[in-house]
Context: one part of a larger RNA
RNA sequence: GAUGAACGCUGGCGGCGUGCCUAAUACAUGCAAGUCGAGCGAACCACUUCGGUGGUGAGCGGCGAACGGGUGAGUAACACGUAGGUGAUCUGCCCAUCAGACGGGGACAACGAUUGGAAACGAUCGCUAAUACCGGAUAGGACGAAAGUUUAAAGGUGCUUCUGGCACCGCUGAUGGAUGAGCCUGCGGCGCAUUAGCUAGUUGGUAGGGUAAAGGCCUACCAAGGCAACGAUGCGUAGCCGGUCUGAGAGGAUGAACGGCCACAUUGGGACUGAGAUACGGCCCAGACUCCUACGGGAGGCAGCAGUGGGGAAUAUUGGGCAAUGGGGGAAACCCUGACCCAGCAACGCCGCGUGAAGGAAGAAGGCCCUCGGGUUGUAAACUUCUUUUACCAGGGACGAAGGACGUGACGGUACCUGGAGAAAAAGCAACGGCUAACUACGUGCCAGCAGCCGCGGUAAUACGUAGGUUGCAAGCGUUGUCC
Numbered sequence: 001g002a003u004g005a006a007c008g009c010u011g012g013c014g015g016c017g018u019g020c021c022u023a024a025u026a027c028a029u030g031c032a033a034g035u036c037g038a039g040c041g042a043a044c045c046a047c048u049u050c051g052g053u054g055g056u057g058a059g060c061g062g063c064g065a066a067c068g069g070g071u072g073a074g075u076a077a078c079a080c081g082u083a084g085g086u087g088a089u090c091u092g093c094c095c096a097u098c099a100g101a102c103g104g105g106g107a108c109a110a111c112g113a114u115u116g117g118a119a120a121c122g123a124u125c126g127c128u129a130a131u132a133c134c135g136g137a138u139a140g141g142a143c144g145a146a147a148g149u150u151u152a153a154a155g156g157u158g159c160u161u162c163u164g165g166c167a168c169c170g171c172u173g174a175u176g177g178a179u180g181a182g183c184c185u186g187c188g189g190c191g192c193a194u195u196a197g198c199u200a201g202u203u204g205g206u207a208g209g210g211u212a213a214a215g216g217c218c219u220a221c222c223a224a225g226g227c228a229a230c231g232a233u234g235c236g237u238a239g240c241c242g243g244u245c246u247g248a249g250a251g252g253a254u255g256a257a258c259g260g261c262c263a264c265a266u267u268g269g270g271a272c273u274g275a276g277a278u279a280c281g282g283c284c285c286a287g288a289c290u291c292c293u294a295c296g297g298g299a300g301g302c303a304g305c306a307g308u309g310g311g312g313a314a315u316a317u318u319g320g321g322c323a324a325u326g327g328g329g330g331a332a333a334c335c336c337u338g339a340c341c342c343a344g345c346a347a348c349g350c351c352g353c354g355u356g357a358a359g360g361a362a363g364a365a366g367g368c369c370c371u372c373g374g375g376u377u378g379u380a381a382a383c384u385u386c387u388u389u390u391a392c393c394a395g396g397g398a399c400g401a402a403g404g405a406c407g408u409g410a411c412g413g414u415a416c417c418u419g420g421a422g423a424a425a426a427a428g429c430a431a432c433g434g435c436u437a438a439c440u441a442c443g444u445g446c447c448a449g450c451a452g453c454c455g456c457g458g459u460a461a462u463a464c465g466u467a468g469g470u471u472g473c474a475a476g477c478g479u480u481g482u483c484c
Stems, first nucleotide, its partner, number of pairs: 001483003005480005012353006018346002020311001025309003029306003034063003039060002043056005070264003080188007089181002094177007102136001104134002111126006140151004155169006190236003197227003202224008239261004243254004266287005289300004317343001319342003325339001326337004356386004366377004390425001392420005400411001428473005433454003439468005449456002
């Protein structure tokens, strides 16, 4: 000098930030991912001119849920950083271009009936729609030397001159782009040699399998290799970086907040779906734990936002709003969004402001010291004249909100402006032997105590305790921890 700090004493206001560093401990409760009726069939409700219209949501279906948010346990590794490669790859939504969208079929939920179970949840039979599913056709593509093989599609809404058109949103194939990702490589960044040898899918080849994709990634066979004192292997520690702190720099330390990457989601394992999965708020199995149970069987996962117990020196509200920014769905209206924007708590940090200003010597009183003359507190106070920041009261009152117009503000009656009253409501903490700015008195008597180092204290202690005075900093001051 710095700090995500803590502790002691003290504490007026504002702005901007920051706030479980420990138990990746266990979690009550609420919320954190939905949306689409302009994909579909039923059901129900309201209105009705009986023609319909509007609404609700369980189910089928589509998109999203792989983003956003949290944490740092693991990881010494192509995890990260940097520079490249991919003629070894994929990429939903988006953009551009080209071509197409023909003609058929059978189901399954919902629903109804029967029925099992305490529940969770099922079973059997029957009915039904679709942008759900499956053949056929036709393409372009892929494979192939060729012959040839293989592989698509779906409609909806509005308007209309209505068995036809037009517009928009979708659907399919191909090519390219953009974005995002996978894989590979050079180089770089910890400690211990009181860790010296390590390795059998091990190292390479051939063939095959697998993958979007190269590859011992996997399998069979063949060869006997591969790494290592330029530190292999082992053990310990650790998320990495942009950065941050310090320092003249070189360097050292660090990786909170913000941004990028990685890993994880009660512990371990596994796949499914999908353009994409470490799938936090998906599934299955096993373990531990908690809960329900009719004992047969079931349910759960806050390292999301709040909040609770526990641990700890220590870290906040079970708040408001989708107004803005952004995200998901939707043609849109709109819905959802503990992302986010705000508010609350905390001097935790940085910055700013205030606690008054000018005058005022009979140098008042009181305190302290004294050689009893006086000195000092000290222009300090009183007193006089002013000012009113901030806080307080009252009135007004935003920007942030936008496309031509209208509407839309959680914050918030906030910021800000005006008026009002009254010096009124606002100073502490540490130190004073030397280092180191600042000294006397009393008490104590190697006691009580102080102390960063040197060292003080055993009867005149500037070093302990108290008082007066002084010095330093100031809404803080000191102590402790850690780094330079």
The part of an RNA shown here (small-subunit ribosomal RNA, 5' domain) has 484 nucleotides and comes from an uncultured bacterium. The full RNA is in RNAcentral, with records from ENA and SILVA. Rfam family: Bacterial small subunit ribosomal RNA. Rfam links the family to the GO terms structural constituent of ribosome and ribosome.